This is a predicted structure of a 477-nucleotide part of an RNA (small-subunit ribosomal RNA, 3' major domain) from an uncultured bacterium. The coordinates come from a structure-prediction model, not an experiment, and the mean pLDDT is 83.
Context: one part of a larger RNA
RNA sequence: UGACGGGGGCCCGCACAAACGGUGGAGCAUGUGGUUUAAUUCGAAGCAACGCGCAGAACCUUACCAGCUCUUGACAUCUGUCGGACUUCGCAGAGAUGCGUUGGUGCCCGCAAGGGAACGGCAAGACAGGUCCUGCAUGGCUGUCGUCAGCUCGUGUCGUGAGAUGUUGGGUUAAGUCCCGCAACGAGCGCAACCUUCGCCUUUAGUUGCCAGCAUGUUGGGUGGGCACUCUAGAGGAACUGCCGGUGACAAGCCGGAGGAAGGUGGGGAUGACGUCAAGUCCUCAUGGCCCUUAUGAGCUGGGCUACACACGUGCUACAAUGGCGGUGACAAUGGGAAGCCAGGUCGCGAUGCCGAGCGGAUCCCAAAAAGCCGUCUCAGUUCAGAUUGCACUCUGCAACUCGGGUGCAUGAAGGUGGAAUCGCUAGUAAUCGCGGAUCAGCAUGCCGCGGUGAAUACGUUCCCGGGCCUUGUACA
Numbered sequence: 001u002g003a004c005g006g007g008g009g010c011c012c013g014c015a016c017a018a019a020c021g022g023u024g025g026a027g028c029a030u031g032u033g034g035u036u037u038a039a040u041u042c043g044a045a046g047c048a049a050c051g052c053g054c055a056g057a058a059c060c061u062u063a064c065c066a067g068c069u070c071u072u073g074a075c076a077u078c079u080g081u082c083g084g085a086c087u088u089c090g091c092a093g094a095g096a097u098g099c100g101u102u103g104g105u106g107c108c109c110g111c112a113a114g115g116g117a118a119c120g121g122c123a124a125g126a127c128a129g130g131u132c133c134u135g136c137a138u139g140g141c142u143g144u145c146g147u148c149a150g151c152u153c154g155u156g157u158c159g160u161g162a163g164a165u166g167u168u169g170g171g172u173u174a175a176g177u178c179c180c181g182c183a184a185c186g187a188g189c190g191c192a193a194c195c196u197u198c199g200c201c202u203u204u205a206g207u208u209g210c211c212a213g214c215a216u217g218u219u220g221g222g223u224g225g226g227c228a229c230u231c232u233a234g235a236g237g238a239a240c241u242g243c244c245g246g247u248g249a250c251a252a253g254c255c256g257g258a259g260g261a262a263g264g265u266g267g268g269g270a271u272g273a274c275g276u277c278a279a280g281u282c283c284u285c286a287u288g289g290c291c292c293u294u295a296u297g298a299g300c301u302g303g304g305c306u307a308c309a310c311a312c313g314u315g316c317u318a319c320a321a322u323g324g325c326g327g328u329g330a331c332a333a334u335g336g337g338a339a340g341c342c343a344g345g346u347c348g349c350g351a352u353g354c355c356g357a358g359c360g361g362a363u364c365c366c367a368a369a370a371a372g373c374c375g376u377c378u379c380a381g382u383u384c385a386g387a388u389u390g391c392a393c394u395c396u397g398c399a400a401c402u403c404g405g406g407u408g409c410a411u412g413a414a415g416g417u418g419g420a421a422u423c424g425c426u427a428g429u430a431a432u433c434g435c436g437g438a439u440c441a442g443c444a445u446g447c448c449g450c451g452g453u454g455a456a457u458a459c460g461u462u463c464c465c466g467g468g469c470c471u472u473g474u475a476c477a
Base pairs, nucleotide, nucleotide: 001477002476003474004473005472007471008470009469010468011467012466013465015461016460020424021423022422023421026317027316028315029314030313031312032311033310034308035307042053043052064303065302066301067300068299069298070297073127077126078125079123080122081121082120083119086103089100090099091098092097107116108115109114129292130291133289134288138286139285140281141280142279143277145275150189151188152187153186154185155184156165157164158163169180170179171178195269196268197267198266200237201236202235203234204233205232206231209227210226211225214224215223216222240263243257244256245255246254247253319418323377324376325375326374327373328372335366336365337364340359341358344355345354346353384415389410390409391408392407393406394405395404431453432452433451434450435449436448437447
């Protein structure tokens, strides 16, 4: 100087407390461990691994296994030599591949001969290739403490020195934020602001959006007309403790009030200091070293990553009446659409099929929002719950056996609110309800977004956890 203390003081955070809803019990989904396996590819490991890499494992992906194959190679550059690039079909084979075959004289220079550029075959070697190893050789990127308020420097001063001072102290703040004081005076990286979005107003613009007034009307803003309103998307304004009162040290600030759409950081986002964890990643990529080179490289078929006595994490659905079922019918927002979204019609109980308009979309479509309201059921393993299983269909796709989604009929398991323990959340939040998107042929309870309805509680900081500042002890560094 740090670190640590079941030392002290001050302070903060859904840290506790208060409140609401969960997890832990059930079934299923998903990840992991373990076990199994020819293989069940690999990585991630307290918080900070475990719906994580994977924003889509039937083939492909794919890195794993078995078998069948190749060896200048699936991919790159160079040399020689031969060939018209390209293309049709047949046979064998699981395919890779092998054998044969059809059409065809292309492009550039040139009259032609010939040369050249791509492309292909053969040969040889330089080389390719490696998701082989090492994240404890690395770059880059990322997690975490933590959006915590800290981390430092120059000069000066003090100290033999390590170092101190500044950065401590009195107040204050979300903040090393600001004020005052002070052997310090300044400065940098952080904080804040500048960026973005939501909330109010003005203005510009008016189609595909809108309709106040006027006209028309087949009652659909449909038509004429209009751009006031809604909205859209550009430019501005607006909030600064600016004003008033109190308080404070005549300060910074704090408390209350006015006005205001908004009030003291208005709500949200982006933004992550010096560093810590030899944290994570050599399987995104890049890269040193090491290793493989007829294989640790490459192609193919099939299998596996989907196994199942079991254990854990994360979720979904429930156990019902604040509910189930039937009916009714109103109100969103974000988005997406051409090998696409699909109105409407029609067959079908339905998934879907067929016909078919519009739309590269403020125009058309996805699209029905759902919780809501009305009726019924009356406490039961039920008109709860839907696992499992059988049959029949349907869609995608070369192909749904291993191993996809959906539909109808039948079947109707566990489950009566869950031990010890444990998680989230402070407001348009929790809870609850549906909707969209990426990935994607197909496949979502996951992920990323969107809006609807919409609470309760916070006395307080003694205690648990994490953190900040000062101080004290130390046989620790």